Source information:
RNAcentral holds the full RNA, with entries from ENA and SILVA. The part of an RNA shown here (small-subunit ribosomal RNA, central domain) has 350 nucleotides and comes from an uncultured Chloroflexota bacterium. The prediction has a mean pLDDT of 85.
Context: one part of a larger RNA
RNA sequence: CUGGGCGUAAAGGGCGCGCAGGCGGCGGCGUGGGUCCGGCGUGAAAGCCCCCGGCUCAACCGGGGAAGGUCGUCGGGGACCGCGCCGCUUGAGGGCGGCAGGGGCCGGUGGAAUGCCUGGUGUAGUGGUGAAAUGCGUAGAGAUCAGGCGGAACACCCGUGGCGAAGGCGGCCGGCUGGGCCUGACCUGACGCUGAGGCGCGAAGGCGUGGGGAGCGAACGGGAUUAGAUACCCCGGUAGUCCACGCAGUAAACGAUGCCGACUGGGCGUGGGGGGAGUUGACCCCUUCCCGUGCCGAGCCAACGCGGGAAGUCGGCCGCCUGGGGAGUACGGCCGCAAGGCUAAAACUC
Numbered sequence: 001c002u003g004g005g006c007g008u009a010a011a012g013g014g015c016g017c018g019c020a021g022g023c024g025g026c027g028g029c030g031u032g033g034g035u036c037c038g039g040c041g042u043g044a045a046a047g048c049c050c051c052c053g054g055c056u057c058a059a060c061c062g063g064g065g066a067a068g069g070u071c072g073u074c075g076g077g078g079a080c081c082g083c084g085c086c087g088c089u090u091g092a093g094g095g096c097g098g099c100a101g102g103g104g105c106c107g108g109u110g111g112a113a114u115g116c117c118u119g120g121u122g123u124a125g126u127g128g129u130g131a132a133a134u135g136c137g138u139a140g141a142g143a144u145c146a147g148g149c150g151g152a153a154c155a156c157c158c159g160u161g162g163c164g165a166a167g168g169c170g171g172c173c174g175g176c177u178g179g180g181c182c183u184g185a186c187c188u189g190a191c192g193c194u195g196a197g198g199c200g201c202g203a204a205g206g207c208g209u210g211g212g213g214a215g216c217g218a219a220c221g222g223g224a225u226u227a228g229a230u231a232c233c234c235c236g237g238u239a240g241u242c243c244a245c246g247c248a249g250u251a252a253a254c255g256a257u258g259c260c261g262a263c264u265g266g267g268c269g270u271g272g273g274g275g276g277a278g279u280u281g282a283c284c285c286c287u288u289c290c291c292g293u294g295c296c297g298a299g300c301c302a303a304c305g306c307g308g309g310a311a312g313u314c315g316g317c318c319g320c321c322u323g324g325g326g327a328g329u330a331c332g333g334c335c336g337c338a339a340g341g342c343u344a345a346a347a348c349u350c
Base pairs, nucleotide, nucleotide: 003322004321005320006319007304008303012318014201015200016199017198021194022193023192025088026087027086028085029084030083031082033081034080036076037075038074039073040072041071042069049065050064051063052062053061054060091191092188093187094186097182098181099180103177104176105175106174107173108172109171110154115149116148117147118146119145120144121143125136126135162169163168206247207246208245209244210243211242215241216240220236221235222234223233258317259316260315261314262313263312266296267295268294269293270292271291272290273289274287275286276285299306300305323350324349325348332343333342334341335340
């Protein structure tokens, strides 16, 4: 320097932004660094390779030739790569107009339900289970009516549906704010893709300070079950779950499938957005466009399956794998308040 791979066998980084680096659209001119060709120089001898010869052969030895290079120098070529300049619009970005949406942050507000408190009616139970018991209740429970307080979550709509880079996002109203899509071809004129490090975001659980606490509920207590029952079931119940600010940085962070682009006569459907025709509207029809989703081809695949949203055919860049256990561990380093996280072996063993 080189191989084969990564949906399920080992293997896609949880997700994004982005410095360096790698890679880079169409046309023209220049240059001649890369690259290519030629001449000269050099690349000692020995060795390797070819030919001839000497020891009876061979090893070995002698002679000749060839080869051997990110080499130097001179000259040439100008396709491709690089560099400089000019131009272009299809990549990328922008402007005008329009569309949909649980995208994000902040503030406000509504009803149902649970719980608690006060009062009324009312009396002997209620609750719970497979069956029970613990529990609650004559100090009046449960039930029911009226009033009040408080916290959390938003039934129906709800969908094989929508939005977001991922995590994720669902009552209603307002404010601030990010992204996407369509029309068109008006503007810029390659401004692009990827991205080691780095920076940011990142479910649940956990941590710090302060608040809040209705329901639920690790731990814990009790009742059952059982041979036991540190469980499953039942009665309670603290952290937590909620809010603000800060930390943590993990996951079956999954499509177990990195991002971007191109290509393929694909076939049959369906949902959302957009466009068109008709219409009061519902609705119906069409469609090259964008997004989601179902089935089946060609092709691919070990099979399962994937199948224009590829796991098909290619290109660019990054990440990762290399038998099982030991082990995602020890040690060291970095990070963290801690819990722990990231990086990451070996002996030994099969």